[in-house]
Predicted 3D model of a 268-nucleotide RNA (Bacterial large signal recognition particle RNA) from an Actinomycetota bacterium. Its Rfam family is "Bacterial large signal recognition particle RNA". Rfam classes the family as a non-coding RNA gene. The family is grouped with related families in Rfam's "SRP clan". The prediction has a mean pLDDT of 76. Taxonomically the source falls in Actinomycetota (Bacteria, Bacillati).
RNA sequence: UCGCGCUAGGCGGGGAGAUAGCGGUGCCCUGAACCCGCAAUCCGCUCUAGCGGGGCUGAACUCCCUCCCGAGGGAGGCGACCGGAGGUCGCUCUCUUCGGCGGCGGCGUUGAGGGCCCGGGUCCCGCGCGGUGUCGGCUCGUGAACCAGGUCAGAUCCGGAAGGAAGCAGCCUUAAGCGGACCCCGGCAGGCGCAGCGGGAGCUCCCGGUGCCGGAGCCGCCGGCCGCGGCAGACGGCCCCCGGCCCCUCUCGACGGAGGGUGCGCGA
Repeated sequence: UCGCGCUAGGCGGGGAGAUAGCGGUGCCCUGAACCCGCAAUCCGCUCUAGCGGGGCUGAACUCCCUCCCGAGGGAGGCGACCGGAGGUCGCUCUCUUCGGCGGCGGCGUUGAGGGCCCGGGUCCCGCGCGGUGUCGGCUCGUGAACCAGGUCAGAUCCGGAAGGAAGCAGCCUUAAGCGGACCCCGGCAGGCGCAGCGGGAGCUCCCGGUGCCGGAGCCGCCGGCCGCGGCAGACGGCCCCCGGCCCCUCUCGACGGAGGGUGCGCGA
């Protein structure tokens, strides 16, 4: 150095989570890597390792170590941007109250606004009318073993008889009661209505007046201008919270790449 037979090792790894800690089942990444049993109110372990059974490979492309690259995960910067919720501020815009100015129109010396007076309303009391509710009457139906009425078969009683009396059932009525109908009539009631009538009070406010005083203003409209404000909406600034995405730092790190390392026996 070569051949044969073996052995250690290998037949996937990693991240988060969980755990006193480790590995596994479950989730995610990588990418292709034997089989069966076990496992989240979990399974197997105790110091680097899933446990039990079986199979393949085997000293190197394959096993071990170091370095590089870096899929992906975690922590932080509460960094930038986007979206959402909340708070606060600004009257910048919209809307809007009020005042001033302007424009347009109308009324006004045949007398504006204002003041006085008068009338009416608003307020209180009574009545009337209407309506509503309720009760009663009227009306319809029903409605009494006997203690309601009429007629009273049969039966009973009185009478010598003629005749008379009381009267059950049946039939016809009716009382209380019960039920219905709403037309009419009446009573009562009110958080009802009235352009009805009468009286009172007359402070405020409203409407009106051929009334009196007095003598020049008054009213409406405007995407108009200015100003003091306002509920709200939009927008913007600041603060805070949540989510997404991107970037930076730290950390773990699959796949892949490079370098190095690792046996035993026999024979040639």